Predicted 3D model of a 70-nucleotide RNA (transfer RNA) from a Gammaproteobacteria bacterium. Lineage of the source: Bacteria > Pseudomonadati > Pseudomonadota > Gammaproteobacteria. Rfam family: tRNA. Rfam classes the family as a transfer RNA. Its family is annotated with triplet codon-amino acid adaptor activity in the Gene Ontology. The sequence is in RNAcentral, with records from ENA.
[in-house]
RNA sequence: UAGGAAUUAGCUCAGAGGUUAGAGCACCAGCCUAGGGAGCUGGGAGUCGCCGGUUCAACUCCGGCAUUCC
Numbered sequence: 001u002a003g004g005a006a007u008u009a010g011c012u013c014a015g016a017g018g019u020u021a022g023a024g025c026a027c028c029a030g031c032c033u034a035g036g037g038a039g040c041u042g043g044g045a046g047u048c049g050c051c052g053g054u055u056c057a058a059c060u061c062c063g064g065c066a067u068u069c070c
Base pairs, nucleotide, nucleotide: 003070004069005068006067007066010025011024012023013022018056027043028042029041030040031039049065050064051063052062053061
């Protein structure tokens, strides 16, 4: 320099035009236990990388930029 991929919760990821934006792990509280772990119940946490565009409607499609990887 050219081509390609990824970017969504603390971490790993799902979601592929309309639904309440979700799962696992982690975290917090309660129960249980002599205590801890495990288990059970409940809870918090996201400007969906940024800026524009298309659309009645965008995490989702298009363009640019940024970062990471090949």